The RNA shown here (Bacterial large signal recognition particle RNA) has 267 nucleotides and comes from a Candidatus Methylomirabilota bacterium.
The model forms 94% of the base pairs in the Rfam consensus.
The prediction has a mean pLDDT of 75.
Its Rfam family is "Bacterial large signal recognition particle RNA". Clan: SRP clan.
NCBI's taxonomy places the organism under Bacteria, Bacteria candidate phyla, Methylomirabilota (SeqCode).
[in-house]
RNA sequence: CCGUGCUAGAUGGGGAGGUAGCGGUGCCCUGUACCCGCAAUCCGCUAUAGCGGGGUCGAAUUCCUGCCCGAGGUCGCGCAUCCCGUGAUCUCGUCCGGCGGGCCGGGGCGUUGAGGGUCGGGUCCCGCGCAGGGCGGGUCCACCAACCCCGCCAGGUCCGGAAGGAAGCAACGGUACGUGGUCCCCCGCCGGUGCCGCGGGGACCCCCGGCCGGAGCUGCCGACCCGCCGGGCCGUUCGCGUGAUCCGAUCGACGGCAGGUGCACGG
Numbered sequence: 001c002c003g004u005g006c007u008a009g010a011u012g013g014g015g016a017g018g019u020a021g022c023g024g025u026g027c028c029c030u031g032u033a034c035c036c037g038c039a040a041u042c043c044g045c046u047a048u049a050g051c052g053g054g055g056u057c058g059a060a061u062u063c064c065u066g067c068c069c070g071a072g073g074u075c076g077c078g079c080a081u082c083c084c085g086u087g088a089u090c091u092c093g094u095c096c097g098g099c100g101g102g103c104c105g106g107g108g109c110g111u112u113g114a115g116g117g118u119c120g121g122g123u124c125c126c127g128c129g130c131a132g133g134g135c136g137g138g139u140c141c142a143c144c145a146a147c148c149c150c151g152c153c154a155g156g157u158c159c160g161g162a163a164g165g166a167a168g169c170a171a172c173g174g175u176a177c178g179u180g181g182u183c184c185c186c187c188g189c190c191g192g193u194g195c196c197g198c199g200g201g202g203a204c205c206c207c208c209g210g211c212c213g214g215a216g217c218u219g220c221c222g223a224c225c226c227g228c229c230g231g232g233c234c235g236u237u238c239g240c241g242u243g244a245u246c247c248g249a250u251c252g253a254c255g256g257c258a259g260g261u262g263c264a265c266g267g
Base pairs, nucleotide, nucleotide: 001267002266003265004264005263006262009057010056011055012030013029014028015027020046021045022044023043024042034054035053036052037051038050063260064259065258066257067256068255072251073250074249075248076247078246080245081244082243084241085240086239087238088237090235093233094232095231096230097229098228099227100226101225102224104222105221106220107218108217109216116212117211118210119209120208121207122206124201125200126199127198128197129196130194131193133190134189135188136187137186138185140181141180142179143178149174150173151172157166158165159164
């Protein structure tokens, strides 16, 4: 150096997640690199970290280590940006609606006299009165007393020789207390009563009338202008959410470079 046969080892890897931790099934990325059984209400392990069974390759361009590159994933209170969506906020503008003011037109009223001024009166308040209402009392009518009310007193009773007297129940009539009724009439009290009267007060508005005066008035409809309020649209700012890009951190396949690494036999 070559050949043969073995062994270590290899027979995909990685990310997130899960787990005390490791690996697997599952998801994702890369990629094509054996098979069977187990496994997310998990399966099998214990830092030497899938378990059990079988096959192929096998010390090398295929194994191990270090470095580089870097698909891709994950994280970030990163005052990094952008798009979209959304909640609020502010403001220039615009549109709509509403309110107020100005002005113009229409309609209406107005020389049978507008707005305005002035006088008087009313509405308003107080006092007195009147009317009326409610309540109560009186009046009047009716009923109403065994006796302790009146009149008249049958019968009966008493006094008397008689004549004649006396007291007196019931009945009858009346009356008091009381009960019932009462249109009118009289008195008293009360008031959310009044086309009412007198006097006083007040008097911004409103109503009526007289006088002055001489042409406008209008709470109706519409146009324009101004102001205010509300809502919508566009925009500002802040916050939140998805996504994209960038920055930082972390893991990292494939690939590249360098190095390292057995045994036996034979030639």